[in-house]
Molecule: small-subunit ribosomal RNA
Organism: wastewater metagenome
């Protein structure tokens, strides 16, 4: 430092997640050591049990106890009295301020022990507790009566201080301070040991006073929580005077008096929470924490006092109430771990009922001393941070094993084994600290004073004092021997494979794996990462500029108030002077220690820890004066006034006008009218509509009229009048900064709405009928209330919008319009210049981009106003406004990984523009109606093998199932196999007979008696054993390869350059052509490539050669010849090339000539980038799975041909453009043809048969039919049609029952041109007629091919369908077969009501 998630990509917005440190942690797994810390975060819950404050005989009297015993000493107890017990230890409940930082102030205070100075300690009294004695009580505890002592306890007396009310000096920031004078009133004391040896000394105290220091008490300012869906809040409140009271100021308190305090700069309320020095985190700024360490503060079972006392309103003290637990003889006691240890709970979770006072520190004591769960140690926990081992080197047959594997291997791996060393740690054994300095003792020495001893002080030596601990550390000696695990490997993220599962188990921090090939589940093997530790989980900062001071924003993404006035509050125009509040700068104080940061040390290093520096903040003092600030004085350009012009649906009132609607009255007048897509409801003979004339009432003001005007917004439109509010311009008289913004606040605010009372002509929610429609609570039509109008009062909201706050300045133009003004011009118009509105178009520039662009969204400054992810919800609960509806204000649970904006390819639109095709349409012939065939479905079955499924399955695969085919079933067999290859053994066994059997196959016979050779061996067959064969089994969603469609549609890209942040776009668009991205022209493009055309074949037209088998002008044949038909070969021809019009002088069309053909001449074969997880694992290959006496092999016989029905393709009809007979008479073309085609001839009605010439083919053979011509038939189920069926027969084949084809004679079914709807087809086509060929023993209406005759129509492009190019929307990208909205049923889960 960033990274992954919104899209088919892309820019931005914008929200979730991660990668990093921490951490008083918990919890899985694992677990060698050793330093140093640290350890109830929860129940400030409850507590057994030990212990945490005592001291002091040198204040005091009493008992005891033990030694000497004569006095006396050493010690215990308890009680007098003294000091200490307010510290030290604990904990964070309470506290938002009597708290705590930080700075000050107390001329408004205290202070025990300490320490300085100075003074004094005189004389008296009287009692008590211990004790004894009696007594009450169970117990705690008393109770009366007597003795007795002090430094305990009262008085006197001095001192000095205090305190009154004076006087003098002095000094201060105000009250006052302070020092001195006299008077008054009040108030002190203690002794104890010790030495001397009587004179006093020395220690430790005693008592007043002054001082200092220590600790405190108070006061004042800043400063750190969260709600305002807490807006007022307060009566000792605020403040005065006087008192009381305190150490002391003070409403601290109490009488009076006044009526004040506080508050939007957040009071009151309510939540919440000990503060800070630090700490973690970040670059900082920040933001989050207050655990250990050190400062304050509170608390101390909960609540409330107070005593003592220098200090408490007291953690191990008292009193009282309360909850609770303990004892009891039931009357009454007794207690308070949030000291240390420890027990129960409570939780995820937090240690020893240790050891010492040796150190360091308190307490007492004149000292030994004693006391000290403070503290110093030890235990316990990987809680944490540091540091160490778990060996080193050498070793490749690169071992075994394991794991993968393309079976060759690779990888674990120098890893191990194996040498060869080391010896941290480890275990034993021997040494063995520092930390210990005192103090007191002993011994010497000195110092001071008038100084002899005690004593003080000091200085040397000497003994002696360690809980931890026989630890640290040293050394020897054994010995690699005793010591490695955890997570993770899809991306983010370092780090792959295999097996198992098969939306199951599972995973997951986000995206998101996992449906048969999972590098994301689970387990190996490998591999990264860390390492005594790893990993998960909680929080916390970071990353997040994602709350943005520093560093966002608000036209469409979240976001400008609906608009004006104005208050507080921010913010403000030139010029001088002060003054220093901001500023700046220098000096000084403070900022406890420890931390952190930088340098040097010290434990072997580290962590630890030691020492020196360094920094911010608050205060003081000095100076500076530029800018802000305040004050003074002064200007006019900002605003404002004055006068003079001006334009306007500006507002409000009154009045007038004329067209329309409607109604009413009167005429005229007759059948409809109205009204729609088409209709009916309505209306009309009771006379409607229509027309004419007169009348009522209401409401709106055509035309002018215009991105014309005015207004702050909403909005304002007939004309006239009254009153009235801005505004622009022009002048430069006056004022002199009087602006600007503007949180509350008040005012205005379309429409609908509400109330009250009028008005209603037209229009019109609801409402009614009448249509639409599956339904139609709607659009559509005919009616019609409310309301639309008025008048007064309410509501207060709109997409109230320029989705764009207000003022203010600056910053290229250009071209409209409105409204003034000056210039010029004799005027008038045009022009020029200017100021002020309203558009349009453009530059910089900004912007994600779209865009905006002097009317900013650009460059700048000031105020306001809002935003922080999507839903839930502008909802709910509060609160304020409203008659109501309602409106302001305005959340949370919960939920989602996205929601948005803009812009780009695409698809897609019952969006639009241009094209195009048998798409329409025009036509012709058809399918859909029947019977047949054949396919497909659905149902049958043992089987009815299997694939194909919209156009693109269905006369498909399959150019042909009797059997085989065959893959299905049924039943009998076979097991190295029916077929490959490997190894070994034999040289046989086969054909051929015969028998059993359905056959496969079994038995028996069995001609021959294997072949080949380089002698090494192959080949052939037959056995045996495994390895392995085989699979039409699965997966076209694992795939090669092939097809198939969009479509023979004109498209689909690339390079360079250019534009865009990017996706992209351009080029490929545009103006014309064209069949066609074909071609021209333009053009930030320029070229290119796959495709289109061409080249390829075939056909149509002539030449040329060249001719057998072919052809014939030679009569035939033969033979000759190539001129003709044909054939095969080469070139030619056609190219919009000529000519004319049109076109932009193009491209190009369009006419014409001229040719066999004219504008790609017809036909073919080609099939771009790419869709459709299109189709095929059964052609074929193939991965992976799956079968192995079977899912392989092998046979018989069946199936695959079945049949209520339904659909596709098609044959053949219905008939007269025909039928059926004759006319045996006529024209093809492109094939095949040896297990072939087969003539001519004979049988046979006939298929067919006999027989065979001829011909492996321009020779032989197979080879037409409609058409024509005569005759009949005369509209009929027919002389049409030919299903079906009987009969009789041929052909093929091993075999025609299931299940083939013909033939003959007989039978003679539906059908009389087809419902919705649908197909082909644009000319040598459509129709129609034959022929032939592949498949094939045999089987064709199939399907590939061929010829013959030979039409009809196209105005045209609105509509159907398919399809191209441009646009234009779009919330769609699985792309409209898409998205996506409510309700319903059902299933669960919560919540509410009900019954119960």
């Nucleotide at each position: 430092a960033g990274a992954g998630u919104u899209u088919g990509a892309u820019c931005c917005u914008g929200g979730c997640u991660c990668a990093g440190g921490a951490u008083g942690a918990a919890c899985g797994c694992u677990g060698g050591c050793g330093g140093c810390g640290u350890g109830c975060c929860u129940a400030a819950u409850a507590c057994a049990u030990g212990c945490a404050a005592g001291u002091c005989g040198a204040a005091c009297g009493c008992a005891c106890u033990g030694a000497u015993u004569a006095a006396u000493c050493a010690g215990u107890g308890a009680g007098u009295g003294g000091c200490g017990a307010a510290c030290g230890g604990g904990u964070g409940a309470g506290u938002a301020a009597u708290a705590c930082a930080u700075a000050a102030g107390u001329a408004a205070c205290c202070u025990g022990g300490c320490c300085u100075u100075g003074u004094g300690a005189g004389g008296g009294g009287g009692a008590u507790a211990a004790c004894u004695g009696c007594u009450g009580g169970a117990a705690a505890c008393g109770g009366c009566a007597g003795c007795u002592a002090a430094g305990a306890c009262c008085g006197c007396a001095u001192a000095g201080g205090c305190a009154g009310a004076g006087g003098g000096g002095u000094c201060g920031c105000a009250u006052g301070a302070c020092c001195u004078c006299a008077c008054u009133g009040u108030u002190a004391a203690a002794u104890a040991u010790c030495c001397c040896a009587c004179g006093g000394g020395a220690u430790a105290g005693c008592a007043g006073a002054a001082g200092g220091a220590u600790g405190g008490a108070c006061u004042u300012a800043u400063g750190g929580c969260g709600c305002a869906u807490u807006a007022g809040c307060u009566a000792g409140u605020u403040g005065g005077u006087g008192a009381g009271g305190u150490a002391g100021a003070g409403g601290c308190u109490c009488a009076c008096c006044a009526a004040g305090g506080c508050g939007a700069c957040g009071a009151u309320g309510c939540g919440u929470a000990g503060c800070c020095g630090a700490c973690c985190u970040g670059a900082g700024a920040g933001g989050g924490u207050g655990g250990a360490c050190g400062g304050c503060c509170a608390c101390a079972c909960u609540g409330g006092g107070a005593c003592u006392g220098a200090g408490a309103c007291a953690c191990g003290g008292c009193c009282c109430a309360g909850a609770c637990u303990c004892c009891u003889a039931c009357g009454g006691g007794a207690g308070g771990c949030a000291g240390c240890a420890g027990u129960a709970g409570g939780g995820a979770a937090u240690u020893u009922u240790c050891g010492g006072c040796a150190a360091u520190g308190g307490g007492c004591g004149a000292a030994a001393g004693c006391c000290u769960g403070a503290c110093c140690g030890a235990g316990c926990a990987a809680c944490g941070c540091c540091g160490c081992g778990u060996g080193a080197g050498g070793g490749a047959g690169g071992a075994a094993g394991u794991a993968c594997u393309u079976c060759g291997g690779u990888a674990u791996g120098u890893a191990a084994a194996c040498c060869u060393c080391u010896g941290u740690u480890a275990u034993a054994a021997a040494g063995g600290a520092a930390g210990a300095a005192c103090g007191g003792c002993a011994u010497a020495u000195g110092u001071a004073g008038g100084g002899a001893a005690u004593g003080a002080c000091a200085u040397a030596u000497g003994a002696g004092u360690g809980a931890c601990g026989g630890u640290a550390c040293u050394u020897u000696a054994u010995g690699a021997g005793g010591a490695a695990g955890c997570c993770a490997c899809g991306g983010c993220u370092a780090a792959c494979u295999a097996c198992g599962u098969g939306c199951c188990a599972g995973c997951a921090g986000c995206c998101g794996c996992g449906g048969u090939a999972a590098u994301a589940c689970g387990u190996a093997g490998g591999u990264g990462g860390c390492a005594a530790g790893c990993g998960u989980u909680g929080u916390c900062c970071g990353g997040a500029a994602u709350u943005a001071c520093g560093g966002g924003g608000u036209g469409u993404a979240a976001a400008g108030g609906g608009a004006g006035c104005g208050u507080a509050g921010g913010c403000g125009g030139g010029a001088a002077u002060g003054c220093a509040a901001g500023u700046u700068g220098a000096a000084u104080g403070u900022u406890u220690a420890a931390a952190c940061u930088a340098u040097c040390g010290g434990c072997u290093c580290a962590a630890c820890u030691g020492a020196u520096a360094a920094u911010c903040g608050c205060g003081u003092u000095c100076a500076a004066a530029a800018c802000u600030g305040c004050a003074u004085u002064u200007c006019u350009u900002g605003a404002g006034u004055g006068g003079a012009g001006u334009a306007g649906a500006g507002g409000c009132a009154g009045g007038c006008g004329g067209a329309a609607u409607u109604c009413c009255u009167a005429g005229u007048g007759u059948a409809g009218c109205g009204g729609u897509g088409a209709a009916a409801u309505g209306c009309g003979u009771a006379g409607a509509u229509a027309u004419u004339a007169g009348g009522a009432g209401g409401a709106a003001c055509a035309c002018c009229a215009g991105u014309g005007g005015c207004g702050a917004a909403g909005g304002c439109g007939g004309c006239c009048u009254a009153c009235u509010g801005g505004g622009c311009u022009g002048u430069a008289a006056c004022u002199g900064a009087c602006g600007c913004u503007g949180a509350g606040g008040c005012u205005c605010g379309a429409a609908a709405g509400c109330g009250u009372g009028g008005g209603u002509a037209g229009c019109a929610a609801a409402c009614a009928g009448g249509a639409u429609u599956a339904g139609a609570u709607a659009c559509c039509c005919u009616g019609g209330u409310a309301g639309u109008c008025c008048a007064c009062g309410c509501c207060g909201u709109a997409a109230a919008c320029g989705a764009u706050g207000a003022u203010u300045a600056c910053u290229a133009g250009g071209u409209g319009u409105g409204g003034g003004g000056g210039g010029a011009c004799u005027g008038a118009c045009c022009c020029c210049u200017u100021c002020c509105g309203u558009g349009c178009c453009g530059g910089a520039g900004u912007u994600a981009a779209c865009a905006c662009a002097a009317u900013a969204a650009g460059u700048a400054a000031u105020c306001c106003a809002c935003c922080u992810g999507g839903g839930g919800a502008g909802u709910a609960c509060g609160g304020c406004c409203g008659c109501a509806a309602g409106g302001c204000u305005g959340a949370a649970a919960c939920u989602c990984a996205a929601a948005g904006g803009a812009a780009u390819u695409g698809a897609c639109g019952g969006g639009g523009g241009c094209c195009c095709g048998c798409a329409c349409a025009a036509g012709c012939a058809g399918u859909g109606g029947a019977u047949u065939a054949u396919g497909u479905g659905g149902a049958u079955u043992a089987a009815u093998u299997c694939g194909a499924a919209g156009c693109a399955a269905c006369g498909c695969g399959a150019a042909g199932a009797a059997c085989c085919u065959u893959a299905c079933c049924a039943g009998g067999c076979c097991u190295u196999g029916a077929c490959a290859u490997c190894u070994c053994c034999u040289g046989a066994g086969u054909a051929g007979c015969c028998u059993a059997g359905a056959g496969a196959u079994a038995g028996g016979u069995g001609a021959u008696g294997c072949c080949c050779u380089u002698c090494g061996g192959g080949g052939c067959a037959g056995g045996a054993a495994g390895a392995c064969a085989g699979g039409u089994g699965g997966u076209g969603c694992a795939u090669g390869g092939u097809u198939g469609u969009c479509g023979u549609c004109a498209g689909c890209u690339c390079g360079u350059g250019u534009c865009g942040u990017g996706a992209g776009a351009u080029g490929u668009u545009g103006g014309g052509u064209u069949a066609a991205g074909u071609c021209c022209c333009g053009c930030a493009a320029c070229g290119a490539g796959c495709g289109c055309a061409a080249c390829c074949c075939u056909u149509a037209c002539g030449g040329a050669u060249a001719g057998u088998u072919g052809c014939u002008a030679c009569g035939c044949a033969a033979g000759a010849g190539c001129a003709c038909u044909c054939u095969a070969u080469c070139a030619g021809g056609a190219c919009u090339g000529c000519c004319g019009u049109u076109g932009a002088c193009a491209a190009a069309a369009c006419g014409g000539a001229g040719g066999a053909a004219g504008g790609u001449g017809g036909g073919g074969a080609u099939g771009a980038c790419g869709u459709c997880a299109a189709a095929u694992c059964a052609u074929c290959a193939u991965g992976c799975c799956c079968c192995u006496u079977a899912u392989g092999g092998c046979c018989u016989g069946g199936g695959c041909u079945a049949c209520a029905c339904a659909c596709g393709u098609a044959a053949u009809a219905c008939a007269a453009u025909g039928g059926c007979g004759u006319u045996u008479a006529a024209c093809a073309g492109a094939g095949g043809g040896a297990a072939g085609c087969a003539a001519g001839a004979c049988c046979g009605c006939g298929a067919g048969g006999u027989g065979g010439a001829g011909c492996g083919a321009a020779u032989c053979c197979u080879c037409a039919a409609a058409a024509g011509g005569c005759g009949u038939c005369u509209c009929a189920g027919u002389u049409c049609a030919g299903a079906u069926u009987g009969c009789a027969g041929g052909c093929u084949g091993c075999a025609a029952c299931c299940c083939g084809c013909c033939u003959g004679c007989a039978u003679g079914a539906a059908g009389u041109c087809g419902g919705a709807a649908u197909u082909g087809c644009u000319a040598g086509u459509a129709a129609u007629c034959g022929c032939g060929g592949a498949u094939c023993a045999g089987c064709a209406u199939g399907c590939c091919g061929c010829g013959g005759u030979g039409a009809a129509u196209a105005c045209g492009u609105u509509c159907u369908c398919g399809g191209g190019c441009c646009u234009u929307g779009u919330a769609c990208a699985c792309a409209c077969c898409g998205c996506c909205c409510g309700u319903c049923a059902c299933a669960c889960c919560a919540u509410g009501g009900a019954a119960g």